[in-house]
RNA sequence: AAUAACUAAAGGCAAACAUUGCGAAAGCAAUGGACGCAAAGCUACGGGUCUACCGCUUAUCCUUUCCGAUAAGCUACGAUCGCCGGGUUACCGAU
Numbered sequence: 001a002a003u004a005a006c007u008a009a010a011g012g013c014a015a016a017c018a019u020u021g022c023g024a025a026a027g028c029a030a031u032g033g034a035c036g037c038a039a040a041g042c043u044a045c046g047g048g049u050c051u052a053c054c055g056c057u058u059a060u061c062c063u064u065u066c067c068g069a070u071a072a073g074c075u076a077c078g079a080u081c082g083c084c085g086g087g088u089u090a091c092c093g094a095u
Base pairs, nucleotide, nucleotide: 002095003094012037013036017032018031019030020029021028022027035082041088042087043086045085046084047083048080049079050078055074056073057072058071059070060069061068
C1' cells in the first nucleotide's frame, strides 16, 4: 500500500419499549434500555418504503352564488442510510 471480514483483544454503535421535548404526520432529539450491527460511521445521489401540513380532484352537506364543513383519492418539497444500491472515510489484528 492492497485485499478480505476467519481468529483474539481493546473498544464502538444501539432496535423494541418507557419518560420528556419538537413536529400536522411519518419521524426526530435527550435520558434510560439492548434486539441486533464489522461500517448500525458520514452522505437522501438512484430505487424502495412511510407520512400528507400545504396543494389538487371527487362526493356529500350548507348556501342564490362565492365562502365554508366533512369524507375519500392523488401529490414530497417531509422522513428513513438499522430497506437495498452508489459515493466517501476509518480502529485492531490477519493475509
Overview:
Predicted 3D model of a 95-nucleotide RNA (c-di-GMP-I riboswitch aptamer) from Paenibacillus sp. Lineage of the source: Bacteria > Bacillota > Bacilli > Caryophanales > Paenibacillus. The coordinates come from a structure-prediction model, not an experiment, and the mean pLDDT is 83.